RNA sequence: UCUCGACAAAGGCAAACCCGCUGAAAGGCGGGGUCGCAAAACCACCGGUCUAAGGGACUCGAUCCUAGGGCAGCGGGGCUACCGAA
Numbered sequence: 001u002c003u004c005g006a007c008a009a010a011g012g013c014a015a016a017c018c019c020g021c022u023g024a025a026a027g028g029c030g031g032g033g034u035c036g037c038a039a040a041a042c043c044a045c046c047g048g049u050c051u052a053a054g055g056g057a058c059u060c061g062a063u064c065c066u067a068g069g070g071c072a073g074c075g076g077g078g079c080u081a082c083c084g085a086a
Base pairs, nucleotide, nucleotide: 004084005083012037013036017032018031019030020029021028022027035073042078043077045076046075047074048071049070050069054066055065056064057063058061
């Protein structure tokens, strides 16, 4: 340095749920919480998936299509990083 990941040490993050704020929604942010996580740090590049405001379609509806909006705690990839037993 690369790979790897202990019943190690020091720390870190925080699912569901509840409260508040925000957003058309999905979701996000803050507080509580602690299911889990060795990248559960970061990036929507690929696949996937959620939403459908705006736009579009028609049979005009409690309809359908659409991401330029999301999810990094769905998978892959990229990139950076703490510790050091085997």
Molecule: c-di-GMP-I riboswitch aptamer
Organism: Gammaproteobacteria bacterium